[in-house]
RNA sequence: AGAGCGGGCUAGGCGGCCGCUCGAUCGGCUGAAAGGCCAAUCGGGAGGAAAGUCCGAACUGGGCAGGGCACGGUGAUGGCUAACGGCCACCGGCAGUGAUGCCAGGGAUAGUGCCACAGAAAAUACACCGCCGAUGGUUUCGCCCACCGAUCGUCACACGUGACCGAUCGAUGGCGCGGUUCACAGGCAAGGGUGAAAAGGUGCGGUAAGAGCGCACCGCGUCCGCCGCGAGGCGAACGGCAUGGAAAACCCCACCGCCAGCAAGUCCAAAUAGGCAGCCAGACGCGGCCCGCGUCGUUACGAGCUGCGGGUAGGGCGCUCGAGCCGGCGAGUAAUCGCCGGCCCAGAUAGAUGGUCGCCGCCGCCGAAAGGCGGAACAGAAUUCGGCUUACCGGCCCGCUCUGCGA
Numbered sequence: 001a002g003a004g005c006g007g008g009c010u011a012g013g014c015g016g017c018c019g020c021u022c023g024a025u026c027g028g029c030u031g032a033a034a035g036g037c038c039a040a041u042c043g044g045g046a047g048g049a050a051a052g053u054c055c056g057a058a059c060u061g062g063g064c065a066g067g068g069c070a071c072g073g074u075g076a077u078g079g080c081u082a083a084c085g086g087c088c089a090c091c092g093g094c095a096g097u098g099a100u101g102c103c104a105g106g107g108a109u110a111g112u113g114c115c116a117c118a119g120a121a122a123a124u125a126c127a128c129c130g131c132c133g134a135u136g137g138u139u140u141c142g143c144c145c146a147c148c149g150a151u152c153g154u155c156a157c158a159c160g161u162g163a164c165c166g167a168u169c170g171a172u173g174g175c176g177c178g179g180u181u182c183a184c185a186g187g188c189a190a191g192g193g194u195g196a197a198a199a200g201g202u203g204c205g206g207u208a209a210g211a212g213c214g215c216a217c218c219g220c221g222u223c224c225g226c227c228g229c230g231a232g233g234c235g236a237a238c239g240g241c242a243u244g245g246a247a248a249a250c251c252c253c254a255c256c257g258c259c260a261g262c263a264a265g266u267c268c269a270a271a272u273a274g275g276c277a278g279c280c281a282g283a284c285g286c287g288g289c290c291c292g293c294g295u296c297g298u299u300a301c302g303a304g305c306u307g308c309g310g311g312u313a314g315g316g317c318g319c320u321c322g323a324g325c326c327g328g329c330g331a332g333u334a335a336u337c338g339c340c341g342g343c344c345c346a347g348a349u350a351g352a353u354g355g356u357c358g359c360c361g362c363c364g365c366c367g368a369a370a371g372g373c374g375g376a377a378c379a380g381a382a383u384u385c386g387g388c389u390u391a392c393c394g395g396c397c398c399g400c401u402c403u404g405c406g407a
Base pairs, nucleotide, nucleotide: 001403002402003401004400005399006398007397008396009395010394012360013359014358015357016356017355018354020045021044022043023042024041025040027038028037029036030035047378051389052388054387055386056385057384058383059261060260061259062258071257072256073255074254075253077089078088079087080086091105092103093102094101095100106252107251111250112249114245115244128192129191130188131187132186135183136182137181139179141178142177143176144174145173146172148170149169150168151167152166153164154163155162156161157160200218201217202216203215204214205213219241220239221238222237224235225234226233227232265317266316267315268314275308276307277306278305279304280302282296283295284294285293286292324343325342326341327340328339329338330337331336362375363374364373365372366371
C1' cells in the first nucleotide's frame, strides 16, 4: 500500500420566531361533583432498532392438596443471570492460507417405520460391465505330432530307378497344447459404472483371480495410564473391524413448562330505562337506645314519595423510580457481579414529540478559484424490563489477519 476479519460509537450542530404535549408553582373562569377551560414562569418530551411479536420475566386476574397422564419446548461441558431457546469461556465437527465464521451438538444393538431417481445391490447385502480357473462345443489362427505329395540334398547300383534320413513348401488328420469365440455352472468384489450415501482407507505381500487373507501406517472399537472441575485431550497395549444414513420420522431418555394477557385488573359514577325494598305521612343521616338536630317529601293510592343495588356514558388508578442511568474503584480471562458518589430521563388516549428562517458541518455534481445547485437512510413510543431477529444514508475509532514493497 492492497485485500480482508472482529468489535465499539454516532445517527447532523447552534440560534431566532411560531406552535403541540406532560409536570411543578401561582392566578382567573366554570361545573352538583369528578373535573374542564384560559393565562404566566420554570422544567421534561422517541429509537438503535421504539419494528417483527420469536423467546424469557415482572405485574394482574382466573385455576390449583399432592402425584400422574396428555401436550409443548429445550438438548455437548463449565459459568453468568430474576429468567431464557440469551450471553461468556471452553470442547468437538465443518469451512477458510489466516484473522475468523457456522453447527437443535443426547440416544440409530429399546422398538416401529423410511432411504426418491439412478443403480446389480440402499442393510438378512449384492453381481450389470469386468477379473479368474474348470467343463462342453467352435475355429480360413499359432505350435507340436502323424501321414501323403512336390522340390532340393546325400548314398547305392543295373544310370534312371531305388533307399535314407534331413531340409523347405503344400494338403489332410489329431479326445494334443495355446489363442479366439459361444454356452453353462462356479469363484471374486480389485477395477469400471450408479448414487447424497455402496459394508473401513492407502501401500506392500499374497492369490487362478481376488479379498483384513497377512503385514505397516491412518481410522474405528475395548481396556489401561497421565492431564483436565468437566465436555474431552495425549500416549500405550489389545482386537482384523464387531450390523450405513436419517431422531428438523414416530419414539426413548433427561430437564423445563398451569391458562390468559394493561383491551390484564381495579375504583368513582350522570341522564334515561328497568330491578328490589319500605311507606301512605313519613323516609333517611348523626346514634348502642331515647331526646334532639339536619335533608327530602307531605294532606297523597299517584306517571306518588323515600331508600338501596347492578350497570352505561364519562372520569380516576394501574402509568412509569426501574432486575434504572452515568462516573470511579475493586473481583473475574470473560459474560457478569460488588462497593462508593452523582442523576431523574416521554407518558399521549385518536393519540404530542412539529413548522419556518439564518449560519455552520457532511456527501455528490459544476467551476481555475470565490462560489452555485442538489441530497441526507431505516423508522417511530402506548404496562415495563432482559434477549434474539430483521431494516438502515453516511461518518469516526480500536484490535487483528494475509499478500506485496522499502529500511